[in-house]
Molecule: c-di-GMP-I-GGC riboswitch aptamer
Organism: Gammaproteobacteria bacterium
RNA sequence: AAAGUUAAAGGCAAACCCAUCGAAAGGUGGGGACGCAAAGCCACCGAUCUAAGGGAGGAUUCCUAGGAUGGCGGGGUUGCCGAUC
Numbered sequence: 001a002a003a004g005u006u007a008a009a010g011g012c013a014a015a016c017c018c019a020u021c022g023a024a025a026g027g028u029g030g031g032g033a034c035g036c037a038a039a040g041c042c043a044c045c046g047a048u049c050u051a052a053g054g055g056a057g058g059a060u061u062c063c064u065a066g067g068a069u070g071g072c073g074g075g076g077u078u079g080c081c082g083a084u085c
Stems, first nucleotide, its partner, number of pairs: 004081001011036002016031006034071001040077003044074003047069004053064004
């Protein structure tokens, strides 16, 4: 300096269970590991989910401000290790 696999150090933690917050999607904490080279951080673009509030309708219901997912894709930004050369 650099690839990121079958090396090493360190890190994160899906499903599920418990507690808790939320109208919901889902979040947070504990247990737990399916996986992850950014599974660190940011809702900027797309996507998906939700719809307490607001709107439409005779009604099942539909639309939506807003909310959620960074472990859905893209983008931005910061960064550890480092077999090997």